[in-house]
Context: one part of a larger RNA
RNA sequence: CUGGGCGUAAAGCGCGCGCAGGCGGACUAAUAAGCUAGAAGUGAAAUGCUGUGGCUCAACCAUAGAACUGCUUCUAGAACUGUUAGUCUAGAGUCUGGGAGGGGAAGAUGGAAUUAGUUGUGUAGGGGUAAAAUCCGUAGAGAUAACUAGGAAUACCAAAAGCGAAGGCGAUCUUCUGGAACAGUACUGACGCUGAGGCGCGAAAGCGUGGGGAGCAAACAGGAUUAGAUACCCUGGUAGUCCACGCCCUAAACGAUGAAUGUUAGUCGUUGGAUAGCUAGUCUAUUCAGUGAUGCAGUUAGCACAUUAAACAUUCCGCCUGGGGAGUACGGUCGCAAGAUUAAAACUC
Numbered sequence: 001c002u003g004g005g006c007g008u009a010a011a012g013c014g015c016g017c018g019c020a021g022g023c024g025g026a027c028u029a030a031u032a033a034g035c036u037a038g039a040a041g042u043g044a045a046a047u048g049c050u051g052u053g054g055c056u057c058a059a060c061c062a063u064a065g066a067a068c069u070g071c072u073u074c075u076a077g078a079a080c081u082g083u084u085a086g087u088c089u090a091g092a093g094u095c096u097g098g099g100a101g102g103g104g105a106a107g108a109u110g111g112a113a114u115u116a117g118u119u120g121u122g123u124a125g126g127g128g129u130a131a132a133a134u135c136c137g138u139a140g141a142g143a144u145a146a147c148u149a150g151g152a153a154u155a156c157c158a159a160a161a162g163c164g165a166a167g168g169c170g171a172u173c174u175u176c177u178g179g180a181a182c183a184g185u186a187c188u189g190a191c192g193c194u195g196a197g198g199c200g201c202g203a204a205a206g207c208g209u210g211g212g213g214a215g216c217a218a219a220c221a222g223g224a225u226u227a228g229a230u231a232c233c234c235u236g237g238u239a240g241u242c243c244a245c246g247c248c249c250u251a252a253a254c255g256a257u258g259a260a261u262g263u264u265a266g267u268c269g270u271u272g273g274a275u276a277g278c279u280a281g282u283c284u285a286u287u288c289a290g291u292g293a294u295g296c297a298g299u300u301a302g303c304a305c306a307u308u309a310a311a312c313a314u315u316c317c318g319c320c321u322g323g324g325g326a327g328u329a330c331g332g333u334c335g336c337a338a339g340a341u342u343a344a345a346a347c348u349c
Base pairs, nucleotide, nucleotide: 004320005319006318007303008302012317014201015200016199017198021194022193023192025088026087027086028085029084030083031082033081034080035077036076037075038074039073040072041071042070049065050064051063052062053061054060091191092188093187094186095184096183097182103177104176105175106174107173108172109171110154115149116148117147118146119145120144121143125136126135162169163168206247207246208245209244210243211242215241216240220236221235222234223233258316259315260314261313262312263311266294267293268292269291270290271289272288273287274286275285276284277283278281298305299304322349323348324347331342332341333340334339
C1' cells in the first nucleotide's frame, strides 16, 4: 500500500450553496499522453535462486545460467481512458399551462380565555391539599353583571395529512417573495454528480442595547412532608419567556440511517397532478410525484430493513480502530462573556 466497517456494538459533519479536486451520457473522425505487443541499449560486482564442480560432508568456495519485474529509445496497434474537432437527446436546465401547500418576510384585523382596575348586586368565607398550613377576605373577598386596560397564545378544523435543505412552520385578510410536483414537448445541448477548505442558515437556553411584561416561571422567600428535605406538593415570586437590532452556534440538531444515479415481487391506505371509461358517482381503472402500513427475494449477529433498503452495483465526501484518563490539558482560531471548535499524552485496567 491492499484488505474491514459506520440504524442499535466505535463510527454519517445539524443542514445547505459551492471554488479547487475526484468521477461522469450517446455517435463519428483524428491523435497517441495513459495502455498493449515486439526490438535495441542499459539494469556494476557481490548477495539471493537453479544446475554442475572443489575442500572426506556441511558451512564455505568456484563456475555457468536464469533473474534483476526498472529506465531510455525505436517500430507497430487503436478496443478502453485522456485530448482535439464535429454531431445527438435519454441526464440537467429553460419555456408554456392549470392547480396544491401551517414555505419565508412585513403590515392590518378578530374572537375565546387568564390577569388587573372601576362600578353595581350581595355576605362570610375563599383558595389550596392525600390532609393541612403559609396566602386572600367585614378597610367587604370569593361569586355574579357591565365596562376598561394590557400582554401572550391562536380551541374546534387536525389527520400514519401538508410545506420546508435542516432548524422548523398552525386564527383571518392584504402586499412582497422562494421552492417542489404534474401536463405539454417548444428551446439549450452534457451545461452533470459529489465536494477538502470557504460562505450562509441553524431549536431551546444564554449574552449586549432599548422596549414590553397578562399568564407561566429557573433563582429566591414562606408553608408542608421528612430522621433530615438545600427536593417532589402548596402559597408567592425575579431574571427569562414576547418585540427590534446585534451576538452565541450547541442538542437524543434522530430515521441514532451522508449525497447522487441505475436495477430488483406484491397487497392495502392517504396527499397533489394528469389521462381514460360509463353506470355520471361521495365512482372505477391507469400513470407520475410524495407520505404511511404490511410483506417476497435478498441482507442482517439478532432485532429488524425490505422500490422512501439496512438488497444488488457505481461515484464522491465525512467518520471509526479496546475501556478509563477525555471530548479533558496545552497551543491555535472564534466569542463581550458563558463557552464553542480543533485536539493529545503520562498513567491505569